RNA sequence: GACGCAGGCCGGGUGACCGCGGGCCGGGAGAGCCGGUCCGAGGAAAGUCCGGACACCGCAGGGCAGGACGCUGGGGAAACCCCAGGCGGCGAAAGCCGACGGAAAGUGGCACAGAAAGGAGACCGCCACCGGCGAACGGUUAUCUCCGGAGACGCCGGCGGUAAGGGUGAAAAGGUGGGGUAAGAGCCCACCAGCGCCGUGGUGACACGGCGGCUCGCCAAACCCCGUCCGGUGCAAGGCGAAGCAGGCCCCGAUGACGCGGCCCGCCGAGGGGCCGGGUGCGCCGCUCGAGCCGCCGGGCAACCGGCGGCCUAGAUAGAUGGUCACCCUCGACAGAAUCCGGCUUACAGGCCUGCUACGGAA
RNA sequence: GCCCUCGUAGCUCAAUGGACAGAGCACGCGCCUCCUAAGCGCGGGAUGCAGGUUCGACUCCUGCCGGGGGCA
Numbered sequence: 001g002a003c004g005c006a007g008g009c010c011g012g013g014u015g016a017c018c019g020c021g022g023g024c025c026g027g028g029a030g031a032g033c034c035g036g037u038c039c040g041a042g043g044a045a046a047g048u049c050c051g052g053a054c055a056c057c058g059c060a061g062g063g064c065a066g067g068a069c070g071c072u073g074g075g076g077a078a079a080c081c082c083c084a085g086g087c088g089g090c091g092a093a094a095g096c097c098g099a100c101g102g103a104a105a106g107u108g109g110c111a112c113a114g115a116a117a118g119g120a121g122a123c124c125g126c127c128a129c130c131g132g133c134g135a136a137c138g139g140u141u142a143u144c145u146c147c148g149g150a151g152a153c154g155c156c157g158g159c160g161g162u163a164a165g166g167g168u169g170a171a172a173a174g175g176u177g178g179g180g181u182a183a184g185a186g187c188c189c190a191c192c193a194g195c196g197c198c199g200u201g202g203u204g205a206c207a208c209g210g211c212g213g214c215u216c217g218c219c220a221a222a223c224c225c226c227g228u229c230c231g232g233u234g235c236a237a238g239g240c241g242a243a244g245c246a247g248g249c250c251c252c253g254a255u256g257a258c259g260c261g262g263c264c265c266g267c268c269g270a271g272g273g274g275c276c277g278g279g280u281g282c283g284c285c286g287c288u289c290g291a292g293c294c295g296c297c298g299g300g301c302a303a304c305c306g307g308c309g310g311c312c313u314a315g316a317u318a319g320a321u322g323g324u325c326a327c328c329c330u331c332g333a334c335a336g337a338a339u340c341c342g343g344c345u346u347a348c349a350g351g352c353c354u355g356c357u358a359c360g361g362a363a
Numbered sequence: 364g365c366c367c368u369c370g371u372a373g374c375u376c377a378a379u380g381g382a383c384a385g386a387g388c389a390c391g392c393g394c395c396u397c398c399u400a401a402g403c404g405c406g407g408g409a410u411g412c413a414g415g416u417u418c419g420a421c422u423c424c425u426g427c428c429g430g431g432g433g434c435a
Stems, first nucleotide, its partner, number of pairs: 001359001004356007012328007020040008042334001046345002049343005054234004061265004066230005071085005086100001087098004101225002106223002108219003123166002125162003129158005137148003174192006193215001195212007238285004247276006259267001292311008329332001364434007373388004381418001390406005411427005
């Protein structure tokens, strides 16, 4: 220099004027009626996909059902979260990705093709045996030779053996080589893959080494089994105040309603529910100080934790962030709070910084 | 704001995880008719998008996109 990889940060700037929401102070009898001062969207505020805080269901009870998660260790309030490691896959590497427990518990599935799709299978092929036909020469062999009417070789038929080879398939019951056999076969042996046991290292997942018997298909994002966890509803939760109104009909209930949710048990103990009609659709709390943010130091590989110091940083309820002017630049993307927090995922013009891999060049 | 639910031809619906995704109506062309309709024959046209599991996905899983509904 240029290609790639990983991590972090920014996401128009400055000034003036006008305007909008909120806190505090002052004026004012009081009222956003006036003035002053301070603050005022994001890295995703989004999707609402996980997990919580908080609130109510009298408690947050038991069992079944159901759901979620699933390598190991750590972190964290928890998590479909994070960090480190193991294993597997991809890449030349830096590095990236992984729903990564169990298929020798059970059930189920494996279309088409194929002989056979699971404790399988004989279609072609190979081979032994039996029966029939059948050679004066035939078969074998480089040669020597050997076999043959007691039927060789070959052909046909039968009964078997065989998973080496062909062919089908996504997948054919370990792979390669040698021995062995009538032909074959983990039948035997060596190496490799897998399984089990032992030893060593490691907290562990696991790795390495040795020994053993010989092979046990794939699918659990199929039912299921094992382990861990889970009560329900969500701030339109829930509470207070003010104002206003008109009741009517039906149903359930001390033989226990409602609460209570999919069911049962247990608990509680008196009202509860539906339809029609009428009224109000106002104010306040919850509401933002919190598992908070920033800096330094210490521990830890890291996630994170601890200590000290500093800071207050939107809180609306028809819903506030804008407009105009001037200057500058690289001419500005995705998008905007609505109870709050921790994550994940998705969208995003452009720019900056740091580290690393391999390549090329120079010293 | 919170919660629930659904996406298959233009419309209404089918399809055990198994291969040409199938019907009816609609649309186009042809036949019939003097012409139209009806009828008959033929044809085009779809799994919302992107990944993953699997030999194989409309179906199972995940993430987006879109529609509908409920709660003061």